[in-house]
Molecule: Bacterial RNase P class A
Organism: Frankiales bacterium
Parts: sequence; structure tokens; C1' cells
RNA sequence: CGAGUCGGCCGGACGGUCGCGGCGCUUCGGCGUCGAGGAAAGUCCGGGCUCCACAGGGCAGGGUGGUCGGCAACACCGACCCGGGGUGACCCGCGGGAAAGUGCCACAGAGAGAAGACCGCCGGUGCUCGCACCGGUAAGGGUGAAACGGUGGUGUAAGAGACCACCAGCGCCCGGGGUGACCCGGGCGGCUCGGCAAACCCCACCCGGAGCAAGGUCGAAAGGGAGUCGCUCGCGGCUCCUGCCCGAGCGCUCGAGGGCUGCCCGCCCGAGCUCGGGGGUGGACCGCACGAGGCCGCUGGCAACAGCGGUCCCAGAUGGAUGACCGUCGCUGCACCCCUCGGGGAGCAGUACAGAACCCGGCUUACAGGCCGGCUCGUCCC
Repeated sequence: CGAGUCGGCCGGACGGUCGCGGCGCUUCGGCGUCGAGGAAAGUCCGGGCUCCACAGGGCAGGGUGGUCGGCAACACCGACCCGGGGUGACCCGCGGGAAAGUGCCACAGAGAGAAGACCGCCGGUGCUCGCACCGGUAAGGGUGAAACGGUGGUGUAAGAGACCACCAGCGCCCGGGGUGACCCGGGCGGCUCGGCAAACCCCACCCGGAGCAAGGUCGAAAGGGAGUCGCUCGCGGCUCCUGCCCGAGCGCUCGAGGGCUGCCCGCCCGAGCUCGGGGGUGGACCGCACGAGGCCGCUGGCAACAGCGGUCCCAGAUGGAUGACCGUCGCUGCACCCCUCGGGGAGCAGUACAGAACCCGGCUUACAGGCCGGCUCGUCCC
């Protein structure tokens, strides 16, 4: 210098004029201060928190799946193992069991798994003399993604793990290393047994349900809580639950009814429950912003991460704020001028994805443009 691989980060800056939300102050005129993201997104996993009864046993159901560690936990992260790809840095793996059982393996092919014989090879019989039939065989050919180990020999009519040597795989045993997945070495057995478990299934481990519209307090009881639709975007319509009012029925320990996860067992609560009709409504506050928190340093660890010390306080709406315009600068692209070939000047265009709603840890997806670092391979020069 070229090619590549892995990781981290930024994602506009300053000023002015209006405007919005929270908090504080106010002489009520305003003033001060804070105000989106790396993904706030998809809502796919895991937790905190809240209620369901201090949440019991079994079945069913769901999830995870190499090992060891990290973490509050995980389907996340780190290191390692095994298999595959690459010269290499490195990348990919839905990576338990197919030698427990069942099932499936398109097309082609004779045959798709304790199989099979289309061509071929060998033996026999027949005859119209190059074919037919019977038998043997699985070396060679052919089909296929895949055909029941490979090479060489012995053997044979031809052949075949039929037998032998070596190699490969599998199983069992022994020794050594590692926490472990697993690795290394030796011996024995002709054992040669295909693939699919994101097919059923088996094994190990884990899992109660619903969710901030959770839940609570106050106010009010012709009260309270919610769902949904429409557009002219702050209003309008429709509906449901609970309470209240009216009527009917059933029940009050001989117990209606309800709850504990879908079912069963078992247990608990229990004086109200079911049906029909009626009118009205959609307040405030808490939860809720200090947290598995951010940044810096040291220590331990290969790392994920953990411990200690210091420092900082950083959105909180509920028709739902975080914006609009102007100027200057930056960055990128296009074509132009000057030029000492280093660069300088003026013009036009572009400047992403998106956006909190209980909170946190992950994963995935989107993203104009740009910056930095580690490592690998190749070529050249010293």
C1' cells in the first nucleotide's frame, strides 16, 4: 500500500425570536431550573412490583437442552468442548437420546434398511447357436441426497468379513489428563448397526394465574369502574360491570353461592345468590421516578462479572410536553474558478431511523452520514 476479519463509538454545534410539560419562587407581569433514545420501536424472552387465600398433592399442559461459570433471572452473556467452513484473523451449529419403541425418507431405482437383483459375472439344461429357462453371486455397471465399511491378498465355478493384514467407525474394558463437556494412549470383539426427534416419543431440569386499565386512598352515592366507534381533534355516539331503586325465584349451618390454574383429589370462605326492568355517570390523589442506577478509580478474574472507594441526581404527561422559524458554522455529494499540485474560494442539494407512559436486564428489527481500535493474509522497501 492492497485485500479481509472482529469490536467500540458519534449520530449535528452555537446564537436569536416565539411556543409546550414538570418542579421551585413570585410584587401575578413573569423569572429560574430540568425536559427522549441507541434503539424510547417489535412486545419475543426473563425479572422486580401488585392483587388473587399465608398458595397443598396428582394428572394434563408449556418451556429449556454440549460443559463449566456469570446473573435477581433468562431462550441472555463469557470461556471452553465437539462437528463443519476458511491459507489465516475468524465465522456457522434448533449441539440430549435414532444401539428403547412407533412412524417417515419425494423423484429416480430391482431394492430406502435384519432389504434387494435391472445390466453384468459363474454353473446347469434346452434348442432354431445366440438366445430362453433354472440356480448361484453381490466383486463391476446403473439409479439416487443416501444402497448395509475401504485398500490389498487368500479363496472360489464366479464371488462375498467367508477368512487374513492394515486403515476407518462402533461397542466394551484398562491406564493417564481435565471441575466438566471431552481429550490422549493401550487391549479385546468381525460388531459394520443410514438419515429425520423444528415427527410421535424417551430422559434431565424448570414453570400457579392475571397484569399499573395491577392495586390503593379520598370524595360522592341517582355514585363508582371500564370497553369501543366517529370525525371538523376536543367534542359527540354506542355498550358493559359494580353499587343504587322496583319486581319474581332460591337459600341462611339440613347451607345457596363463591374461591384456590385446565381437570381430579383435598382444602378454604360463606349470607347472600340468580333472572327481568329502571335511571344516571366517566372526579382527584397515591402507585410514579433513588434505581439489580450513571460516571471515574483501585482490587480479584482469561472473560462475562463481582467487591471496595469517590462522585452525580438525570423526563414524568394522562388528548398525552420535549416543537417551529431565522442566522452562522460543521459534515457529505455534484459541477465551477484560482493554484506554488499541498490546498484555497464561491454556488446548489442533502443531513437518517424514530420517539417515553410502572420500572429494569436481554434479544430482534430500523438507521443519512461519519470516526476510532485490535488482529490476519499478500506485495514492495529499509